[in-house]
Context: one part of a larger RNA
RNA sequence: UUGGGUUUAAAGGGUUCGUAGGCGGUCAGAUAAGUCAGUGGUGAAAUCUCAUAGCUUAACUAUGAAACUGCCGUUGAUACUGUCUGACUUGAAUAGUAUGGAAGUAACUAGAAUAUGUAGUGUAGCGGUGAAAUGCUUAGAUAUUACAUGGAAUACCAAUUGCGAAGGCAGGUUACUACGUACUUAUUGACGCUGAUGAACGAAAGCGUGGGUAGCGAACAGGAUUAGAUACCCUGGUAGUCCACGCCGUAAACGAUGGAUACUAGCUGUUCGGUUUUCGGACUGAGUGGCUAAGCGAAAGUGAUAAGUAUCCCACCUGGGGAGUACGUUCGCAAGAAUGAAACUC
Numbered sequence: 001u002u003g004g005g006u007u008u009a010a011a012g013g014g015u016u017c018g019u020a021g022g023c024g025g026u027c028a029g030a031u032a033a034g035u036c037a038g039u040g041g042u043g044a045a046a047u048c049u050c051a052u053a054g055c056u057u058a059a060c061u062a063u064g065a066a067a068c069u070g071c072c073g074u075u076g077a078u079a080c081u082g083u084c085u086g087a088c089u090u091g092a093a094u095a096g097u098a099u100g101g102a103a104g105u106a107a108c109u110a111g112a113a114u115a116u117g118u119a120g121u122g123u124a125g126c127g128g129u130g131a132a133a134u135g136c137u138u139a140g141a142u143a144u145u146a147c148a149u150g151g152a153a154u155a156c157c158a159a160u161u162g163c164g165a166a167g168g169c170a171g172g173u174u175a176c177u178a179c180g181u182a183c184u185u186a187u188u189g190a191c192g193c194u195g196a197u198g199a200a201c202g203a204a205a206g207c208g209u210g211g212g213u214a215g216c217g218a219a220c221a222g223g224a225u226u227a228g229a230u231a232c233c234c235u236g237g238u239a240g241u242c243c244a245c246g247c248c249g250u251a252a253a254c255g256a257u258g259g260a261u262a263c264u265a266g267c268u269g270u271u272c273g274g275u276u277u278u279c280g281g282a283c284u285g286a287g288u289g290g291c292u293a294a295g296c297g298a299a300a301g302u303g304a305u306a307a308g309u310a311u312c313c314c315a316c317c318u319g320g321g322g323a324g325u326a327c328g329u330u331c332g333c334a335a336g337a338a339u340g341a342a343a344c345u346c
Stems, first nucleotide, its partner, number of pairs: 004317003007300002012314001014201004021194003025088007033081002035077008049065006091191001092188003095184006103177007110154001115149007125136002162169002206247006215241002220236004258313006266291011295302002319346003328339004
């Protein structure tokens, strides 16, 4: 390189949008660029192949043929691809009606609980553990009652539930915004799919500036345990966790399964719609689960939400270690991120 692969063996980009590019529905006409056929020219010789001939044979040499699978011109063919023109509606989008949800942003607000403060009652312990101790407490703790302050999180409902591109999203109300689905078949008439470079978003931790700090709690301190205990357990506790703005750009960012379209037996739950009903149910659309037929698979398994059968586009893999390291470059305030080898070794 050809080929083969990517759930778990190496391998799907964290996700989406989208540029170039690649690919692209039905019908008719034109064209003839690709494509196919005929023909003309050219495709040096040697080489290669075949047939003869010459050196005693062979290698070697010579002669002839074939070949040189190509390129250019020309004459035709028109199924497919392309281009142009016209049309279509099933793909796609729009409109109307109905409807759905923890989708997003901002503001306001509620109750339970923890903590703290003040006041009352009350007296000797409380707390913690395997057992203890550190710790708190006669300057009155713990417990209990009332009021107040403050921050963070939202029990029950709650569910293989729902929504979102992913990350993720959960008390309530309001405002603004986005989205999905079904039906009508009303409008446009292929407007589509994918997507290198790029852009935006992207948990937690971390960073910068300014706030905030109830609880929890890296670091740290003390008490235990232990041979030791830089731990597990306990008492405290700073950063952080929270908010605003700006960075970072990574995760087992997982379904370890890229996106789109079509097709291929069933059974059984469930969410939100629609049609129908004898009110039991039946049918149907879009999701979300379980079990399985065929098929696939090394097996585990998967199985209409495919890992089946096919097509299109992108990404990635090529023995283990060295190594996601070095060097260079780009980005970043930094931490570091991205790109990413080789020697050597088995």
This is a predicted structure of a 346-nucleotide part of an RNA (small-subunit ribosomal RNA, central domain) from Myroides albus.
The source organism's lineage runs through Bacteria, Pseudomonadati, Flavobacteriia, Flavobacteriales and Myroides.